Annotation:
Predicted 3D model of RNase P RNA and transfer RNA as a complex of 448 nucleotides. Rfam match: Bacterial RNase P class A. Rfam classes the family as a ribozyme.

[in-house]
RNA sequence: GAGUCGGCUGGGCGAUCGCGGCGCCACAUGUGUGGCGACGAGGAAAGUCCGGACUCCACAGAGCAGGGUGCUGGGUAACUCCCAGGCGGGGUGACCCGACGGAAAGUGCCACAGAGAUCAGACCGCCGAUGGCGCGUGACUCUUCGAGUCCCGAUGCACAGGCAAGGGUGAAACGGUGGUGUAAGAGACCACCAGCGGCCCGAGUGAUCGGACCGGCUGGUAAACCCCACCCGGAGCAAGGUCAAGCAGGAACAGGGUGGCUCGCCCGUCAAGUUCCAGGUGGACCGCUCGAGGGCGUCGGUGACGGCGCCCCUAGAGAGAUGAUCGCCAUGGGCUUCGGCCCUACAGAAUCCGGCUUACAGGCCGGCUC
RNA sequence: GGGGCCGUAGUCUAGCCUGGAUAAGGCACCAGCCUCCGGAGUUGGGUAUCCCCGGUUCAAAUCCGGGCGGUCCCGCCA
Numbered sequence: 001g002a003g004u005c006g007g008c009u010g011g012g013c014g015a016u017c018g019c020g021g022c023g024c025c026a027c028a029u030g031u032g033u034g035g036c037g038a039c040g041a042g043g044a045a046a047g048u049c050c051g052g053a054c055u056c057c058a059c060a061g062a063g064c065a066g067g068g069u070g071c072u073g074g075g076u077a078a079c080u081c082c083c084a085g086g087c088g089g090g091g092u093g094a095c096c097c098g099a100c101g102g103a104a105a106g107u108g109c110c111a112c113a114g115a116g117a118u119c120a121g122a123c124c125g126c127c128g129a130u131g132g133c134g135c136g137u138g139a140c141u142c143u144u145c146g147a148g149u150c151c152c153g154a155u156g157c158a159c160a161g162g163c164a165a166g167g168g169u170g171a172a173a174c175g176g177u178g179g180u181g182u183a184a185g186a187g188a189c190c191a192c193c194a195g196c197g198g199c200c201c202g203a204g205u206g207a208u209c210g211g212a213c214c215g216g217c218u219g220g221u222a223a224a225c226c227c228c229a230c231c232c233g234g235a236g237c238a239a240g241g242u243c244a245a246g247c248a249g250g251a252a253c254a255g256g257g258u259g260g261c262u263c264g265c266c267c268g269u270c271a272a273g274u275u276c277c278a279g280g281u282g283g284a285c286c287g288c289u290c291g292a293g294g295g296c297g298u299c300g301g302u303g304a305c306g307g308c309g310c311c312c313c314u315a316g317a318g319a320g321a322u323g324a325u326c327g328c329c330a331u332g333g334g335c336u337u338c339g340g341c342c343c344u345a346c347a348g349a350a351u352c353c354g355g356c357u358u359a360c361a362g363g364c365c366g367g368c369u370c
Numbered sequence: 371g372g373g374g375c376c377g378u379a380g381u382c383u384a385g386c387c388u389g390g391a392u393a394a395g396g397c398a399c400c401a402g403c404c405u406c407c408g409g410a411g412u413u414g415g416g417u418a419u420c421c422c423c424g425g426u427u428c429a430a431a432u433c434c435g436g437g438c439g440g441u442c443c444c445g446c447c448a
Stems, first nucleotide, its partner, number of pairs: 001370009011329007019040002022037006042346001046357002049355005054236004061263003066232005071085005086100001087098004101227002106225002108221003123167002125163003130160002132157003135153002138150005175193006194218002196215003200211004240286004249277005257269004279447003293312008332343004371444007380397004390428001399415005421437005
């Protein structure tokens, strides 16, 4: 100098004015007015994407459907989160990324191009051993020119046929390299390598890793259906409860049946239930903020985290407050006539908590790498 | 605050579940014909970042994840 990872922070002080609920005091007592005091947004309060607490409803049990998760071990109240490890990929490296079970259970799909897209296939190409047609030499037969038959061939054709090495197509063409083999070839066979499956030995809690032997077994896709393992009842604080005020009821469904996704040998219910229309109300209180809470120390653990001790707690709404101005200072940037001027993020509680994701001007600290 | 649904030419809808290369149709728009001119009619044509960004796949409007925007619903009494 460049980079990488982790943590913290998110302007400060003072003055004036203002807002919210709370406590105390004074005056009115009718609802209030005034004074004083302490307190009053975030790291994401956001998205509502996961997981819980809590509340109500439902719930014998089993099963189906549906949804979710998906390497291993651990942490946690729980998780699609976190930690450690394994494997794969990227980077010189610190380090980063990974929806990372199964394609050898089965089914489906693989457009266009291409001969052929999964028990595939032959366009160019290679061969043509064997058979065929021809050519040549030779032998034999027939009555001659000549014809026929047979053997042979560093012989022609490429007709039958064989092949899949090479070319070409494609995202992808039945693993790769070398050899043997052959007419030409091919896991057809052999050696080595990559993967897969089986079996065995060793290390590890395990994922997995190392090694020996055997089997020629060798496209992709499960963010396609599916299979395997595990998890999941539904709704949400506008849940739900107490009190007050006020009005006007009506219709439908079902009726020894009805409801409970299904089954049923189970359960509930017996005059209420559900839905809709109409009506009334737009009030108060509880839930409500002390909680799986935070800080420091110490112990255990590689770590996430857990145990113990001490200390601290300060929003909670009316779908509503948490601000503005001035002065000084700070941070960085821009303009400058060097006097100054302007800007300084994303955003904002609403039952609470643990995560993830997304947005964000900048600043500080530490580890490590080149 | 809590939940549901949706986003495709100017506009209204198909296609998405079951992925296949020209994204289909109506209205509107543009041009020609017809007409003295216009309308109607008729013939032809254009108009798409399939809301945006990533991922899976050979291939994404379609499948998966994240973001943005729009729209609808909700209390109490009885």